[in-house]
RNA sequence: UGGGUCGGCAAGACGGCCGCGUCACCUUUCGCAGGUGCCGAGGAACGUCCGGGCUCCACAGGGCAGGGCGGUGGGUAACACCCACCCGGAGCAAUCCGCGAGAAAGUGCAACAGAAAGCAGACCGCCCCUGACCUCGGUCAGGGGUAAGGGUGAAACGGUGGUGUAAGAGACCACCAGUGGUCCGAGUGAUCGGGCCAGCUGGGUAAACCUCGUCCGGAGCAAGAUCAACAGGGAACGCCGAGGCUGCCCGCCGAGUUCCCGGGUGGAUCGCUAGAGGGCUGCGGCAACGCAGUCCCGAGAUAGAUGGCCGUCGAAGGUGCAUGGUGCACUGGAACAGAACCCGGCGUAUCAGCCGGCCCAUUCA
Numbered sequence: 001u002g003g004g005u006c007g008g009c010a011a012g013a014c015g016g017c018c019g020c021g022u023c024a025c026c027u028u029u030c031g032c033a034g035g036u037g038c039c040g041a042g043g044a045a046c047g048u049c050c051g052g053g054c055u056c057c058a059c060a061g062g063g064c065a066g067g068g069c070g071g072u073g074g075g076u077a078a079c080a081c082c083c084a085c086c087c088g089g090a091g092c093a094a095u096c097c098g099c100g101a102g103a104a105a106g107u108g109c110a111a112c113a114g115a116a117a118g119c120a121g122a123c124c125g126c127c128c129c130u131g132a133c134c135u136c137g138g139u140c141a142g143g144g145g146u147a148a149g150g151g152u153g154a155a156a157c158g159g160u161g162g163u164g165u166a167a168g169a170g171a172c173c174a175c176c177a178g179u180g181g182u183c184c185g186a187g188u189g190a191u192c193g194g195g196c197c198a199g200c201u202g203g204g205u206a207a208a209c210c211u212c213g214u215c216c217g218g219a220g221c222a223a224g225a226u227c228a229a230c231a232g233g234g235a236a237c238g239c240c241g242a243g244g245c246u247g248c249c250c251g252c253c254g255a256g257u258u259c260c261c262g263g264g265u266g267g268a269u270c271g272c273u274a275g276a277g278g279g280c281u282g283c284g285g286c287a288a289c290g291c292a293g294u295c296c297c298g299a300g301a302u303a304g305a306u307g308g309c310c311g312u313c314g315a316a317g318g319u320g321c322a323u324g325g326u327g328c329a330c331u332g333g334a335a336c337a338g339a340a341c342c343c344g345g346c347g348u349a350u351c352a353g354c355c356g357g358c359c360c361a362u363u364c365a
Stems, first nucleotide, its partner, number of pairs: 001361009012313007020040002023037005042336001046347002049345005054220004061250004066216005071085005086100001087098004101211002106209002108205002123150002125146009158176006177201002179198008224270004232261006243253002277296008317331005
């Protein structure tokens, strides 16, 4: 200098004029009318994909079904999230990816080619026997043996070398690989390394069904609570059990449940923002994060507010001039988007820009 890879920051500031919303105070003609003051959307508020807090159902018990997760350890209120490590794969590497348990419990699925693709298989071959022919090499037919050689295929039932055989074959042997058993060492563990024994040699796929392990009551702020208003009438079922919030069963609680005809109200308050909260410092930890101290309080609307204009300054960047260093002038801001109970994540969208670590290549000193 070029390329790559990983991570972080960021969403302007001040002033004036006009216009909005909550709250506090004052005035008031008592009309949310006027005045003053503080404060007033996000890094994702989006998606509604996960996990919770909270509320109600019964006091949420047990089982089946169903569903989530799936290497190990840690973090967390919890999680499918985050951190660290292990294994496998891609890459020269930094780094990235993984629906990461089990195929020797069972059932499925895999086009074409090929003899044969889950316990299979003989197309070309090789060998032996019998018969016939024969230019004494051989050819044809039948029977038996064989899977080492060739072919097909992405993949052919371990590999290399030898012994052996009529010809072959883990049939046997040496070494290697896998698998199983056993022992030692490192590690919290997944796992890794090593020794010994055994001829045992059975591919892929579970993001197919399945098996194993582990976790899970349900519904949701339109949850729910209180106040206000109202006028009741009738029927059926019900302690031989109405009804009880995914489905079924058991257990448990236990007096109401459903329908029809009418009436009232479409209102107010709470829930509703001080929190698993945030900043700074120190300590512990590889890290995620935790502990301690200290400081701060920053929208709570309810058809649903936070806007418009002007000026100044200024950050990064850009352009020009100048230059030993420095500097001067001009320019210089918008994308995605919009709270509605709250929080922790993940995914997606994105403007002007900026900073840093690491890897590779090349060059110079």

The prediction has a mean pLDDT of 75. Bacterial RNase P class A from Cryobacterium sp., 365 nucleotides, folded computationally. It matches the Rfam family "Bacterial RNase P class A". It is annotated as a ribozyme.